[in-house]
RNA sequence: CCCCAUAAAGGGUAAAAUACGGGAGACCGUAUGGCGCAAAGCUACCUGUCCGGUGCGAACCGGAAAGAGGGGUUGCUGAG
Numbered sequence: 001c002c003c004c005a006u007a008a009a010g011g012g013u014a015a016a017a018u019a020c021g022g023g024a025g026a027c028c029g030u031a032u033g034g035c036g037c038a039a040a041g042c043u044a045c046c047u048g049u050c051c052g053g054u055g056c057g058a059a060c061c062g063g064a065a066a067g068a069g070g071g072g073u074u075g076c077u078g079a080g
Stems, first nucleotide, its partner, number of pairs: 003080001004078002012037002017032006035067001041073003045070003049064006
């Protein structure tokens, strides 16, 4: 450095639900919570999904989600 992790240790993150707040909506923030996660860190580049608008329609425009899959990029531990 690469692979790998069903080893150990120290940490990290936080699903559903509930409360409060924000948004027209998808959804977001905070608290409680602890389903899970070795990239469930970051990134809307590709596919797909969701919301709104236009359109007879094909489609187009604007937005959301990184815990749907892929790509890009950075990174802890080290039994092996």